c-di-GMP-I-GGC riboswitch aptamer from Conexibacter sp. CPCC 205762, 87 nucleotides, folded computationally.
The prediction has a mean pLDDT of 84.
Its Rfam family is "c-di-GMP-I-GGC riboswitch aptamer". Rfam links the family to the GO term cyclic-di-GMP binding.
The source organism's lineage runs through Bacteria, Bacillati, Actinomycetota, Solirubrobacterales and Conexibacter.

């Protein structure tokens, strides 16, 4: 390096719930576990997911296009790292 144990420290927290931001998708924060060896960080590639544009028009609306955004616990990629039985 790789690997990952019915190990030991220690760790993170889905769902659901209060509060709280935010149009939203979802953050944050307390509770709480389903699960996590990167379930630490980072929108670099795919995706997913919101909201505007288009977009007027009596009204109401697909999809391709174009913008701004979210997810890192959806996959890949990058950087960082605890702990050691066995391969």
């Nucleotide at each position: 390096c790789u690997c990952g144990a019915a190990a030991a420290a220690g760790g993170c927290a889905a769902a659901c719930c209060g509060c709280u931001c935010g149009u939203g998708a979802g953050g944050g924060u307390g509770g709480g576990a389903c699960g996590c060896a990167a379930a630490g960080c980072c929108a670099c590639g795919g995706g997913a997911c919101u909201c505007c544009u288009g977009a007027u028009c009596a009204c109401g609306a697909c999809a391709g296009a174009g913008g701004a955004g979210u997810c890192a616990g959806c996959c890949g990629g990058g950087c960082u790292g605890c702990c050691g039985a066995a391969c």